[in-house]
RNA sequence: AAUAAUAUUUAGCAAACUUAUUGAAAAGUAAGGACGCAAAGCUUAAGGGUCUAACCCGGAAACGGUAUGACAGCCAGUUGCAGAU
Numbered sequence: 001a002a003u004a005a006u007a008u009u010u011a012g013c014a015a016a017c018u019u020a021u022u023g024a025a026a027a028g029u030a031a032g033g034a035c036g037c038a039a040a041g042c043u044u045a046a047g048g049g050u051c052u053a054a055c056c057c058g059g060a061a062a063c064g065g066u067a068u069g070a071c072a073g074c075c076a077g078u079u080g081c082a083g084a085u
Stems, first nucleotide, its partner, number of pairs: 002085001012037002017032006035073001041078003047075002049071003056065003
């Protein structure tokens, strides 16, 4: 420098749920909590996918459509630790 099949150790992250708070919602943040994770680090201003629908558009209404709002723990892109070979 390259490679990634298995096991172990140390450190790290933290699903559901609960409380508080922000938000129209999806969801975010903080504390608790651990289902899991070798990239569960970073990127939504490369791309696909998913969720929401305040505003706007249509409609008599019910309701339908729409991202400029979100999700990186959906795929993906990118960087990368110890040990081993």
A computed fold for an 85-nucleotide RNA, annotated as c-di-GMP-I riboswitch aptamer. The model forms 95% of the base pairs in the Rfam consensus. It was read from a public genome assembly, where an Rfam model found it. The coordinates come from a structure-prediction model, not an experiment, and the mean pLDDT is 75.